[in-house]
RNA sequence: UCGCGCUAGGUGGGGAGCUAGCGGUUCCCUGAACCCGCAAUCCGCUAUAGCGGGGCUGAAUUCCCUCCCGAGGGGGAGGCUACGAGGUAGGGCGAACGCCCGCGAGUGUUGACGGCCAGGUCCCGCGCACUGAGACCCCGCGAACCGCGUCAGGUCCGGGAGGAAGCAGCGCUAAGUGGAGCGUCUCAGGUGCCGCGGAACCGCCUGGCCCGAGCGAGCGGCGGAUGCACCGCCUCGAAAGCGCUCUCGACGGAGGGUGCGCGG
Numbered sequence: 001u002c003g004c005g006c007u008a009g010g011u012g013g014g015g016a017g018c019u020a021g022c023g024g025u026u027c028c029c030u031g032a033a034c035c036c037g038c039a040a041u042c043c044g045c046u047a048u049a050g051c052g053g054g055g056c057u058g059a060a061u062u063c064c065c066u067c068c069c070g071a072g073g074g075g076g077a078g079g080c081u082a083c084g085a086g087g088u089a090g091g092g093c094g095a096a097c098g099c100c101c102g103c104g105a106g107u108g109u110u111g112a113c114g115g116c117c118a119g120g121u122c123c124c125g126c127g128c129a130c131u132g133a134g135a136c137c138c139c140g141c142g143a144a145c146c147g148c149g150u151c152a153g154g155u156c157c158g159g160g161a162g163g164a165a166g167c168a169g170c171g172c173u174a175a176g177u178g179g180a181g182c183g184u185c186u187c188a189g190g191u192g193c194c195g196c197g198g199a200a201c202c203g204c205c206u207g208g209c210c211c212g213a214g215c216g217a218g219c220g221g222c223g224g225a226u227g228c229a230c231c232g233c234c235u236c237g238a239a240a241g242c243g244c245u246c247u248c249g250a251c252g253g254a255g256g257g258u259g260c261g262c263g264g
């Protein structure tokens, strides 16, 4: 160095999870990778850390170690963008107010603004009037019998004189009903160019007097106070995406390492 036969090893690996820990079952990644049995209210083990059975391969492309790459997973912090809660009136927005700065429809010597006086407007009481309701007053109607008066006829009592009840009719009236006057009284009132008294008297309206040139709706400017969390800012929370950091790390790449026997 070659051939043959063996053996260690290999026949997938990794992350999460579970566990005192390891491996497996489970989920996920990688990517192509023997079979059967077991396993989540788990299964098998103990630092040589799946067990049991069977098959294939086998010292190297294939096994072992180190390094690189880095699919993917996990932890942390809370940087950016979004999110939520609370706060803050810096910006923004809104209405009222003030300043009297500007513009200004109109208005004003047929007298503005301002001042004084009187009356009214509002409220209370009383009166008057009005309107409405009711009662009374006035006029009419109004009872088959069971209201009144008068009661023809007829009836009854009586020897008679005479007497009694009483229908119709006529007259009158009650309850009730109709009308009229608006006469008296009572009550009421979103009643009143009404009167008297009181209260009130800020404003507004009307009138008179004084004064003698402005007044002015609205718009713009400025101002401080105030309201609203839309923007900004502060604090807290959560952890979705991106980024940061730590960690494990498949596939792949590079380097190194690893037998035994016999024979040529």
Stems, first nucleotide, its partner, number of pairs: 001264006009057003012030005020046005034054005063257006072248005079242003083237006090231002092228003097223003101220003106215002114210008123198005128192002130189007137181001138179004147172004155164003
RNAcentral holds the sequence, with entries from ENA. Bacterial large signal recognition particle RNA from an Actinomycetota bacterium, 264 nucleotides, folded computationally. A source record names the gene ffs. Rfam family: Bacterial large signal recognition particle RNA. By type it is a non-coding RNA gene.